[in-house]
Context: one part of a larger RNA
RNA sequence: GAUUAACGCUGGCGGCGUGCAUAACACAUUCAAGUCGAACGGAGACAAAACCUUCGGGUUUUGUUUUAGUGGCGGACGGGUGAGUAACGCGUGAGCAAUCUGCCCUUUACUGCGGAAUAACAGAGAGAAAUUUCUGCUAAUACGGCAUGCACCGUAGAGGCCGCAUGGUCAUAUACGGGAAAGAUUUAUCGGUAGAGGAUGAGCUCGCGUCCGAUUAGAUAGUUGGUGACGGUAACGGCGCACCAAGUCAACGAUCGGUAGCCGGACUGAGAGGUUGGACGGCCACAUUGGGACUGAGACACGGCCCAGACUCCUACGGGAGGCAGCAGUGGGGAAUAUUGGACAAUGGGGGGAACCCUGAUCCAGCGACGCCGCGUGAAGGAAGAAUGCCCUCGGGUUGUAAACUUCAGUAGGCAGGGACGAAAAAAAUGACGGUACCUGCAGAGUAAGCCACGGCUAACUACGUGCCAGCAGCCGCGGUAAUACGUAGGUGGCGAGCGUUAUCC
Numbered sequence: 001g002a003u004u005a006a007c008g009c010u011g012g013c014g015g016c017g018u019g020c021a022u023a024a025c026a027c028a029u030u031c032a033a034g035u036c037g038a039a040c041g042g043a044g045a046c047a048a049a050a051c052c053u054u055c056g057g058g059u060u061u062u063g064u065u066u067u068a069g070u071g072g073c074g075g076a077c078g079g080g081u082g083a084g085u086a087a088c089g090c091g092u093g094a095g096c097a098a099u100c101u102g103c104c105c106u107u108u109a110c111u112g113c114g115g116a117a118u119a120a121c122a123g124a125g126a127g128a129a130a131u132u133u134c135u136g137c138u139a140a141u142a143c144g145g146c147a148u149g150c151a152c153c154g155u156a157g158a159g160g161c162c163g164c165a166u167g168g169u170c171a172u173a174u175a176c177g178g179g180a181a182a183g184a185u186u187u188a189u190c191g192g193u194a195g196a197g198g199a200u201g202a203g204c205u206c207g208c209g210u211c212c213g214a215u216u217a218g219a220u221a222g223u224u225g226g227u228g229a230c231g232g233u234a235a236c237g238g239c240g241c242a243c244c245a246a247g248u249c250a251a252c253g254a255u256c257g258g259u260a261g262c263c264g265g266a267c268u269g270a271g272a273g274g275u276u277g278g279a280c281g282g283c284c285a286c287a288u289u290g291g292g293a294c295u296g297a298g299a300c301a302c303g304g305c306c307c308a309g310a311c312u313c314c315u316a317c318g319g320g321a322g323g324c325a326g327c328a329g330u331g332g333g334g335a336a337u338a339u340u341g342g343a344c345a346a347u348g349g350g351g352g353g354a355a356c357c358c359u360g361a362u363c364c365a366g367c368g369a370c371g372c373c374g375c376g377u378g379a380a381g382g383a384a385g386a387a388u389g390c391c392c393u394c395g396g397g398u399u400g401u402a403a404a405c406u407u408c409a410g411u412a413g414g415c416a417g418g419g420a421c422g423a424a425a426a427a428a429a430u431g432a433c434g435g436u437a438c439c440u441g442c443a444g445a446g447u448a449a450g451c452c453a454c455g456g457c458u459a460a461c462u463a464c465g466u467g468c469c470a471g472c473a474g475c476c477g478c479g480g481u482a483a484u485a486c487g488u489a490g491g492u493g494g495c496g497a498g499c500g501u502u503a504u505c506c
Stems, first nucleotide, its partner, number of pairs: 001505003005502005012375006018368002020333001025331003029328001031326001034073003039070002042067011080286003089210008099202002104198008112146002115143001121136006152178005159170004183190002211258003218249003223246006230240002261283004265276004288309005311322004339365001341364003347361001348359004378408004389398003412447001414442005422433001450495005455476003461490005471478002
């Protein structure tokens, strides 16, 4: 000098930041991911018209509206945490002639025919519940089938050009085989299928760098390499499998053990360097512990599924339910770390044609001197150098222009009035913060100073008490009767809404 700090004493205001470092301990409760009726069939409500009417109402049509279910898109983003990981995890630089990419943009072509189901619903059951069985009915942009089908895919094949070994690419004459679609609507549009290109995102490979220990010296059998018209993957690959060979790594530190998320950065330092990785940004990993796949463009998926373990809860004992390392909040641990707040107004995200809906992301507010910065606690004058206190050689000295007193200004605070920017695309409408910031007026010194030190280092000294006691102390060291070192008082020095102490790093 610095800190995500804590503790002691003290504490006026504002702005901007920041706040579980410990138990990746367990969690009551609310909320944190929905949306689309312009994909679909129902069901309910309201209104109007027509018809029927036993005047109670009923049926049909139309319109408006709500929505449990089927279906689509999104729940792989956003948010949290740092347990694991010494690794192509991260950083940096290359490569993929070994790859994928929903939504978005550009572009080409197409969007024909036909079918069988199923939830909802109705009926009948089972169960304490969670849930579930059977029968019957129905729709679709849900699910099959057929046609067409290029620049798509597979196989075979001649040529040109190129490269980086496997190869890539180009018109094509090709030949055979295979492969698609979905409609809705307010008629403006929004969609669907196949292909090419782009953009974005992702996957994989490699060079170099990346802590400590040799009181860890050998390690390794899918291990190292090869073959396979083998499997698997979007894709290369012992990734997996069968067979063959015996390799591969290591003193330039393999293996083993310990520790640790990595970086941009941050702190310190003249620099070199050392330390660190909280907040913000990028990457990675994880989501009660372990394992697994499904769906999907994308997951081996925090608020999805299945299995096993531990734990908690419900139970009619047969069986079930749950996962805050999301926001708040609770218990516990700890020296220690906040509100069960407001709003979608802005920014951004998801859905929707839109209106709009959702959004504990976000924007705000609350709490904490936790940090940084700014401001205030008054200013000028004022000597009979008042009184008090303290010291004294009793003359005086000091507190001290300090106070009183006089004259002022009005910050913060108080009251009253006005009152935003942030809100835009032609206009209108739309602000949680917030009647906040800010402006104007009014009153009035009124409401606002402490903490540590004073032997040397080190700025600042006397008196009394104590008497190797009580105590102090970072080091040297003080204290045993005149202690500038202990305690108190006066005075002084330093910093100041803070000041000291402790801890850690340079």
Predicted 3D model of a 506-nucleotide part of an RNA (small-subunit ribosomal RNA, 5' domain) from an uncultured bacterium.